[in-house]
């Protein structure tokens, strides 16, 4: 000097990922509550409890009138950022379901975009999942070219273009430790 392995630090992908309060628009003249008229025994996803002839569901009219979630602006944290699945715990009256929150380890996904279908959602917004499509970043191998180095060829290094493939436990740079040589 080189190779391999462990540990640390700093970075890159780009319509890049996420977060909590605030403003704005939407949610919505909706829900809830109250009154009047009709209606006549049910109501909530199922069951129990509970409410209901002192009038349920439902329909029409009136008064009053939200919020959460999601979106956007700015800010902040970041690059397994983060998302999903299963598991455990908590909340929603209780159980199941469903929804939301928290959690170390387990499994999948490099990233964004578009599309069919399915689900959540008020929604044509947004999100999630499977599948498909091209795109993009990275590394490996192969092909071609340019440059560098080399006395020449083979071989080597850097970059550009193309093809195929892999995955983030990755990639690049750098520090350190250990081993081999």
């Nucleotide at each position: 000097a080189g190779a391999u392995g462990g540990g640390g630090u700093a970075g890159a992908g780009g319509c890049g990922c996420g977060g909590g309060a605030a403003g704005c628009a939407u949610c919505a003249g909706u829900a809830a509550u109250c009154c009047c008229g009709g209606g006549g025994a049910g109501g909530a996803a199922g069951g129990u409890a509970c409410c209901g002839u002192u009038g349920a569901a439902c329909c029409g009219g009136g008064a009053c009138g939200a919020a959460a979630g999601g979106g956007u602006u700015a800010c902040c944290g970041c690059c397994g950022a983060a998302g999903c699945c299963a598991c455990g715990c908590c909340u929603g009256a209780c159980c199941u379901g469903c929804a939301g929150g928290c959690g170390a380890a387990g499994g999948c996904u490099g990233g964004g975009c578009c599309g069919u279908c399915a689900c959540c959602g008020a929604a044509c917004a947004g999100g999630u999942g499977c599948c498909g499509g091209a795109c993009u970043g990275u590394c490996a191998c192969c092909c071609g070219g340019a440059c560098c180095a080399u006395a020449c060829c083979c071989g080597g290094g850097u970059c550009c273009g193309g093809g195929u493939g892999g995955a983030g436990a990755g990639c690049u740079a750098u520090c350190u430790c250990a081993u081999c040589c």
Molecule: Lysine riboswitch aptamer
Organism: Peptococcaceae bacterium